[in-house]
RNA sequence: AAUUUGGAGAGUUUGAUCCUGGCUCAGGAUGAACGCUGGCGGCAUGCUUAACACAUGCAAGUCGAACGAAUGCAUCUUUUGAUGUAGAAGUGGCGAACGGGUGAGUAACGCGUAAGAAUCUACCCUUUGGUUAAGAAUAAUUUUCGGAAACGAAAGCUAAACCUUAAUAAAGUAAAUUAUUUACUAAACAAAGGACGAGCUUGCGUCUGAUUAGCUUGUUGGUAAGGUAAUGGCUUACCAAGGCAAUUAUCAGUAGCUGGUCUGAGAGGACGACCAGCCACACUGGGACUGAGACACGGCCCAGACCUCUACGGAGGGCAGCAGUGAGGAAUUUUCCGCAAUGGGCGAAAGCCUGACGGAGCAAUGCCGCGUGGAGGAUGACAGCUCUUGGGUUGUAAACUUCUUUUCUCAAAAAAGAAAAAAAUGACGGUAUUUGAGGAAUAAGCAUCGGCUAACCCCGUGCCAGCAGCCGCGGUAAGACGGGGGAUGCGAGCGUUAUCCGGAAUUAUUGGGCGUAAAGCGUUCGAAGGUAGUUUUUGAAGUCAACUGUUAAAUAUCAGAGCUCAACUCUGAAAAGGUGGUUUUUGAUACUCAAAAACUUGAGUUUGAUAAGAGUAGAGGGAAUUCUCGGUGGAGUGGUGAAAUGCGUAGAUAUCGAGAAGAACGCCGGUAGCGAAAGCGCUCUACUAGGUCUAUACUGACACUCAUGAACGAAAGCUAAGGUAGCGAAUAGGAUUAGAUACCCUAGUAGUCUUAGCCGUAAACAAUGGAAACUCAGUUUUGUUUUUUUUAUAAAGCAGAGCUUAAGCUUACGCGUUAAGUUUCCCGCCUGGGGAGUAUGCUCGCAAGAGUGAAACUCAAAGGAAUUGACGGGGGCCCGCACAAGCGGUGGAGCAUGUGGUUUAAUUCGAUGCAACGCGAAGAACCUUACCAGAAUUUGACAUUUCAAUAUAUCUUUUUGAAAAAAAAGAUUUUUAAUUAUUGUAAACAAGUGGUGCAUGGCUGUCGUCAGCUCGUGUCGUAAGAUGUUGGGUUAAGUCCCGCAACGAGCGCAACCCUUGUUGUUAAUUACUAUGUUUAACAAGACUGCCGGUCACACACCGGAGGAAGGUGAGGACGACGUCAAGUCAGCAUGCCCUUUAUAUUCUGGGCGACACACGUGCUACAAUGGCCAAGACAAAGAGUUAGCCAGCUUGAAAAAGUAAGCCAAUCUCAAAAACUUGGUCUCAGUUCGGAUUGUCGGCUGCAACUCGCCGACAUGAAGUCGGAAUCGCUAGUAAUCGCCGGUCAGCCAUACGGCGGUGAAUACGUUCCCGGGCCUUGCACACACCGCCCGUCACUCAGGCAAAGUCGGAAGUACCCAAAGUCUUUGAAUUUGCCUAAGGUAAAUCUGGUAAUGCCUGAGAAGUCGUAACAAGGUAACCGUACUGGAAGGUGCGGUUGGAUAACCUCCUUA
Repeated sequence: AAUUUGGAGAGUUUGAUCCUGGCUCAGGAUGAACGCUGGCGGCAUGCUUAACACAUGCAAGUCGAACGAAUGCAUCUUUUGAUGUAGAAGUGGCGAACGGGUGAGUAACGCGUAAGAAUCUACCCUUUGGUUAAGAAUAAUUUUCGGAAACGAAAGCUAAACCUUAAUAAAGUAAAUUAUUUACUAAACAAAGGACGAGCUUGCGUCUGAUUAGCUUGUUGGUAAGGUAAUGGCUUACCAAGGCAAUUAUCAGUAGCUGGUCUGAGAGGACGACCAGCCACACUGGGACUGAGACACGGCCCAGACCUCUACGGAGGGCAGCAGUGAGGAAUUUUCCGCAAUGGGCGAAAGCCUGACGGAGCAAUGCCGCGUGGAGGAUGACAGCUCUUGGGUUGUAAACUUCUUUUCUCAAAAAAGAAAAAAAUGACGGUAUUUGAGGAAUAAGCAUCGGCUAACCCCGUGCCAGCAGCCGCGGUAAGACGGGGGAUGCGAGCGUUAUCCGGAAUUAUUGGGCGUAAAGCGUUCGAAGGUAGUUUUUGAAGUCAACUGUUAAAUAUCAGAGCUCAACUCUGAAAAGGUGGUUUUUGAUACUCAAAAACUUGAGUUUGAUAAGAGUAGAGGGAAUUCUCGGUGGAGUGGUGAAAUGCGUAGAUAUCGAGAAGAACGCCGGUAGCGAAAGCGCUCUACUAGGUCUAUACUGACACUCAUGAACGAAAGCUAAGGUAGCGAAUAGGAUUAGAUACCCUAGUAGUCUUAGCCGUAAACAAUGGAAACUCAGUUUUGUUUUUUUUAUAAAGCAGAGCUUAAGCUUACGCGUUAAGUUUCCCGCCUGGGGAGUAUGCUCGCAAGAGUGAAACUCAAAGGAAUUGACGGGGGCCCGCACAAGCGGUGGAGCAUGUGGUUUAAUUCGAUGCAACGCGAAGAACCUUACCAGAAUUUGACAUUUCAAUAUAUCUUUUUGAAAAAAAAGAUUUUUAAUUAUUGUAAACAAGUGGUGCAUGGCUGUCGUCAGCUCGUGUCGUAAGAUGUUGGGUUAAGUCCCGCAACGAGCGCAACCCUUGUUGUUAAUUACUAUGUUUAACAAGACUGCCGGUCACACACCGGAGGAAGGUGAGGACGACGUCAAGUCAGCAUGCCCUUUAUAUUCUGGGCGACACACGUGCUACAAUGGCCAAGACAAAGAGUUAGCCAGCUUGAAAAAGUAAGCCAAUCUCAAAAACUUGGUCUCAGUUCGGAUUGUCGGCUGCAACUCGCCGACAUGAAGUCGGAAUCGCUAGUAAUCGCCGGUCAGCCAUACGGCGGUGAAUACGUUCCCGGGCCUUGCACACACCGCCCGUCACUCAGGCAAAGUCGGAAGUACCCAAAGUCUUUGAAUUUGCCUAAGGUAAAUCUGGUAAUGCCUGAGAAGUCGUAACAAGGUAACCGUACUGGAAGGUGCGGUUGGAUAACCUCCUUA
């Protein structure tokens, strides 16, 4: 200095994360429609559908200054006359090809843009020229005739700017005296030119489909002729055989094109209403005529469909002009005014015509503007809503006071639009506008309020009704449904629906990808195409620069102006420009390109070596297997988890010898080699191809990659002919199993092998296309060359094959000179999941099938990598009465008790795997009690408040009654107070063991006394997360030590607390008389402290000493983060809901105690290690005065009763301990075992003992002789066994529960297995977490699709038949003929649509049926291709892959 003004994201896959990827939303727009609502004005816009059919009116006429003239009127006139004027219809001229409408057709020189040559052009303009004669008809009209009409026929008359002839052509008006001339105006002709307009040609651009690949015969070109305004196969004859096409011809579908409009940062994408340019069309199809111009919207002819009139003979019509009607549709206006303006046609002009146009009307259809009032106004009124009841909010909002009048109503005034001499002329319109008067007067809605997304509460409802754009809400406390209040957003509108662009970098030029997410063709060769080494010269096609023309106007941008502003309109400008497109001319030459010349590095040829499971063919070989023959031998063999089928006394298996056959080639053998890949392994020979190293010379870019194409291409499979030892789909049998169409076993056919063909696919994988260049290191190995030397190596180079890694890349995993790094070139492929590699069409194939390859419909995900958990019939380590080793039980019997079930008027309720079941309940006869029957009460049995009355109140007795209750009588009453008590009354309320433990608090169980669970800071990772907490040792322990990107810390562990064991001191009565025991308090003691060994010298472990006690001394209390919606609303508390003469309260009686049965927990037993009798001994810990413990004595056979001392307790009592010891008896039996059951008689508690208590005595004397499958407890003062006490309690159903002591064992090799748990690791499609997830058939319902005998159409052609009108031909003319052809018909095919008996496929649904294929080693690893097979998932064979776990080995690598 120049240039630029512009780009936002969110929700949704998961337990969480990153990525990929789709779906959805926020924005803008519209010729819109629908719902609710609606005051005004300005400016625009208004059949997007049926190019469907149209009633009625209007939309193109004009000229008498081209012509004759019927007829009417007026004047003059003798007249059949003359003149003037008006003038229907007609002749003639010009116009009618414009203007207006529509978008059916058209994929085309149709349109856009830029060029061109072989053309025409009325009216208009310019220049030049001249502007004479003559003649024949005809309409109108007259007469006659036909017809319903439309209209027509014959004869006759007449004019012209009509027509004809000669030359080229030759009118009218006015004036002057006719001729004639002049003048003005106007007209016509010829030639040339211009302008305007039109025709033609060409370059470039212009949608989709290849499941349309070949098309074309006037087709392509030439010659000649014809034709046209003009070029040209435009047409015809002849000749040639061309022309177009993967740079997409032909065919099919769709579509008017453009300026522009919408959107977008842009590049783009979508659209083509209004306005403007071009094109096409005018009921459908064909055709020409006239004309300057048409093959003609409001002209003609013919054919067709439809409609109208008809006298049945004929005739007429074409709103895709303006209004309007019907129909269709979600949907689109008045049968208005005017030519005043602008524009057009005719005319000399006046003027006429003009549904073009100017206006008005209707419609919130859109854009823009205005208003619905302003100011003040708190006891923050009433009312609504809410509420923690205090309040808050609607809310200065209202009322009220005051002000204003845009708008509104009325009245008055009143335009511009009109103009260029003057006059006249306004549809809009008495409109805009102005003034005055009146009065807040006439004027607010719609949607939303879970997140995205601004805005929250209450009530109702209860997976119902409903909402929803996506995620999703609703199953009784819904901010998501419906209503209300409040709030938010926009506002005469607001929402919804539809469509387009955006966001979407989600088709990626700008600007994406392909190892595992979708995506690299199985591999190679290779024409076209694309790309391509070094140097020089020339050219200048691309490229770049300057210049010329063009790219209409409108639109868009900027500046300004006019309507009060704005919308709208106008003017100007490119100040940025012309970016861009195209074009003219000139120039530049770096790069690309073209031509020429040269080079050697790429590529190739050549020399000499060399390695190899490279290929094809032939020959040879040994081991093994099976079979056959012979010998020996004599009962089994074979097979499996275990068996069986099978083979075998007709001699198997085993063993020896001989022979035959086919297939495959051990060791070497190796992430070693070769090949394009598939693939290739005994030895030798022949032939063939490629690679590598090395050295010299040569050629001189000869190269790379490759759509179409060609070749090769495992296994399986197919055809034909062989071959067949072993193996082995199918098949058969045996097992296993609920079944077993499988896994296992015994057999076994195709096949496997060879030859000749076909097939052409695999997880054909490195899930990684090919080529080239560049970019740290280390190490192993194959081939080869060079150098050195110590002859063995080492180093270096080239070409391969591996590993570990830097940088870099990647979502991560990982890749990493053999790239998935950094770049270049070429090819292939992908664009959500499913449907589906399916259907259909085509090509290939003998077939199986292969290749190519959709849509409808459906879902909001599907997916990749990694993380944390949980899980595994994965792995490793470790622990526990987990197993094992032992002891004793349960399960069998009887009884007790709890539960289920059943029963019942009721058998109240809860607890239900471990972790419910002698549990809540540490005590159901009434009470308890919640249940049932009956009888009662209703402000209540209990609490608070109002009012009234009374003064009390308490106690006793009687009557009725089942009782509650009612009634009556009586007794006691010292004082004071009224904040007291009682009764009554009214309503607020009380009351509820009614519901919800899935609304809750609190408490508790359980994993588990398992060793774990976390945090801060730091570090690593995009992140979830990781690290710490892992590792090596050790421990009961995340206990401790060492190491370590971690360093620390917290909750847990341990310790601190209690009891107990030893000692000491002190103290003590009710104990005791001992150096003491006991009780109590306070201390001490134990810490791996000491020694030895092991280990890393650590931690620690083992052993020992001492000690009462030794490695936590023993026992208890103590229970981390959390899990189980675990348990409890019936312990208590509590939200919400429910009941209120009852689900509340009182009472009596009953029930909770029932009883065919099943289960749990216990007691007692089955006996002699015992029972019974007699005698004798030794504890601890507890309890005891509102109905206590009760000695002693007496009575009784006993339970017990009577009496009564002591004790508020180391004093008295309960209280006797029992097992045990001694002696006796019983002698193995249903007993002197066992005690159930039952009878009788007693005792005790208590109002009460029947349902339904305990105890005693006598009698009775059941089952049971040690317990099936299964299962429980316990590791030392433990198990086992023996008794004692306590709580609850009037009593007791206690054999329970909680404590106490006595006697007092056995066993543990050990961690393979069962169960549970902890840590690490691995896999995972699980995360409600394996009680997970999930596959397929079948059955039902719904939806979509495919095929299909047929059937009904449509489209474009082809061939043939018939052939209107018309052009052309023929002719002097008419007629006729011929050619072409629309419509119609026939034929065979093609494409396409509708419908359809029936068959099939897919998807979705819900709690169906059968199995369990997959995910863990998914219980037979899975998967790919192929073949066979089976209800189904599936199974098996052959080959392949790792996207398989586990264990071991080899190789390579890292560290030491």
Source information
RNAcentral holds the sequence, with entries from ENA and SILVA. Predicted 3D model of a 1456-nucleotide RNA (small-subunit ribosomal RNA) from Boodleopsis sp. H.0758. Rfam family: Bacterial small subunit ribosomal RNA. Rfam links the family to the GO terms ribosome and structural constituent of ribosome. A source record names the gene rns. Its mean pLDDT, the model's own confidence on a scale to 100, is 82.